[in-house]
This is a predicted structure of a 529-nucleotide part of an RNA (large-subunit ribosomal RNA, domain I) from Tenacibaculum skagerrakense.
Context: one part of a larger RNA
């Protein structure tokens, strides 16, 4: 020094678990803020660093309900309190809520500093308490915050096109505005074709089809057909009338024009007008109410014995209960131990399909001379852009420029244009569902993970740490069934360790604590050099 075999130390793999995430499904909620928010800053404890909670009333105060024995957060231990005169504690309503932040009375390097107006204390202060005092809007109100989703302005590049320039990427990131719980769209100036459909929206198909593209990469419908959901309506004009103003006058008015008020809303045209008829039909705000719903919360069947063992829930024996054999606990696996569960009650605020109530809303036939149906609008020429469709044969839609109609015997459109033929009525405006999302509450689920996994975080985690800053950003769970956490004695410098004693089923479960693997290091012994 090798090789064995015990038996140790180190190390923390690996099984086992889970308190924490991950990903759905159903429901709710979808907003907070000048009555000062989101977020913090500093404070509050007998003793108190850090979380948690709270605000100078400061691990809290009152009031109701509910609840029935101990309590005084994570967090022991000690003092001190509390509390059957009903406490901690759970629910609901309230007060309190210091500074900073939209931060708002000026400033400012956030959490500080410094006025001024009125009143109070006052003989007076660089004095104290109160209350106000920013801007924007005639008011009402407005502002900041906040995960997505949602409409709008602004708008790329890398990439693809095997380079690359139209072209993709992509009207996407990202930026800015704005809304709501959903947004938007929406009651045809719409499609379609000799037949018809009847507002919008989403799914499916229709179809990688027709097209559209340096006709390349590539982009990519519609019409019809199944679904979901269903609802439709008001206004300006014509005409009347009030009522202010101006103009004008024969002072009787008249015309202008500007508000209100009635009418009155569409295409087989409709309406004003004019004639006739009628108070019908449908609907239906506000308030006010039953049932139910609905915080905490209540009730809630049915098991013993033996045995093994530290401990029964196991085994064996013999019961029981079930509208309850979902699930968690308990010193190994429990329907009958314990919390629950089925199922049954319960109320505050609210919420309420319904019922009642009754503001308001809505109509008809005939006539057709006149009048009215949205104008810098449609159209159009010139650059743009949108439509799957890149200027094209390019219709449709928006519009920066310049022009610039008709008025129902009108007008537009049916993908160049033209006739015919069909459809329709721009140039105002409102509209629930089906639809898309989850900052967040509640409930249930998982051929999803189980401490290098799962969130970056199962623990003082957005911590510590690292960076001037924008940022970046970890590691870390497990004693036992219960602390029963090891009195007391040795050894020793010792409050270190360690050896007895003791506790425990165990202690090679002793807190550097469930299991303890490998790599590394050792000891004792046998072989062989």
């Nucleotide at each position: 020094g090798g090789c064995g075999u015990a038996u140790g130390g180190c190390g923390g793999a690996u099984g086992c678990c889970u308190a924490g995430g991950c990903u759905u499904u159903c429901a709710g909620a979808g907003g907070c803020g000048a009555u000062g928010a989101a977020g913090g800053a500093c404070g509050c404890g007998a003793u108190a660093a850090g979380c948690u909670g709270c605000g100078a009333u400061a691990a809290g105060u009152u009031a109701c309900g509910g609840g029935g024995a101990g309590u005084g957060g994570c967090a022991c231990a000690u003092a001190c309190a509390u509390u059957a005169u009903g406490a901690u504690c759970c629910g609901u309503a309230a007060a309190u809520u210091u500074c900073c932040g939209a931060a708002u009375g000026g400033g400012g390097c956030a959490a500080c500093c410094c006025a001024c107006u009125a009143u109070a204390c006052u003989g007076a202060a660089g004095g104290u308490a109160u209350a106000g005092u920013a801007c924007c809007g005639a008011a009402a109100g407005g502002a900041g915050c906040a995960a997505a989703c949602c409409c709008g302005g602004u708008g790329a590049a890398c990439u693809g096109a095997a380079a690359c320039a139209u072209c993709u990427a992509a009207g996407u990131a990202a930026c800015c505005g704005g809304a709501g719980g959903a947004a938007g769209a929406g009651a045809a100036a719409a499609c379609a074709a000799u037949a018809g459909u009847g507002a919008u929206u989403c799914c499916g198909u229709u179809a990688g089809u027709a097209g559209u593209g340096g006709c390349g990469a590539g982009c990519g419908a519609a019409c019809g057909c199944g679904g979901a959901u269903u609802a439709g309506c008001c206004c300006a004009a014509a005409c009347c009338a009030a009522u202010g103003u101006u103009g004008u006058u024969a002072c009787g008015g008249c015309a202008a024009u500007a508000u209100u008020g009635g009418g009155g809303u569409u295409g087989u045209a409709g309406g004003a007008c004019c004639a006739c008829g009628a108070c019908a039909u449908u609907u239906g705000a506000a308030g006010a109410u039953a049932a139910g719903u609905g915080a905490a919360c209540u009730a809630g069947a049915a098991u013993c014995g033996u045995u093994u063992g530290g401990a029964a829930a196991g085994a064996c024996g013999a019961a029981c209960c079930a509208a309850a054999g979902a699930g968690a606990g308990u010193g190994a696996u429990a329907g009958u131990c314990u919390c629950g569960u089925a199922u049954a009650g319960g109320u505050a605020a609210g919420c309420g399909a319904a019922u009642u109530g009754g503001a308001g809303a809505u109509a008809g036939u005939g006539g057709u001379a006149u009048c009215c149906u949205g104008a810098g609008u449609a159209g159009u020429g010139c650059g743009g852009g949108a439509c799957a469709c890149g200027u094209g044969u390019a219709a449709u839609c928006c519009u920066g420029u310049a022009u610039g109609a008709a008025u129902c015997u009108g007008c537009c459109g049916g993908g160049a244009c033209c006739a015919u033929c069909c459809g329709g009525u721009a140039a105002g405006g409102c509209u629930a569902a089906a639809u898309a999302c989850u900052c967040c509450u509640g409930a249930a689920a998982g051929a999803c993970c189980g401490a290098u996994a799962g969130u970056g975080a199962a623990c003082u985690a957005g911590u510590a740490c690292c960076g001037u800053g924008a940022g970046g950003g970890a590691a870390a769970g497990g004693u036992g069934a219960a602390a029963a956490g090891a009195a007391c004695c040795c050894u020793a410098a010792g409050u270190a360790a360690g050896g007895g004693a003791g506790u425990g089923a165990a202690a090679u479960a002793g807190a550097a604590c469930c299991u303890g693997a490998a790599a590394c290091c050792g000891u004792a012994c046998g072989c062989c050099u």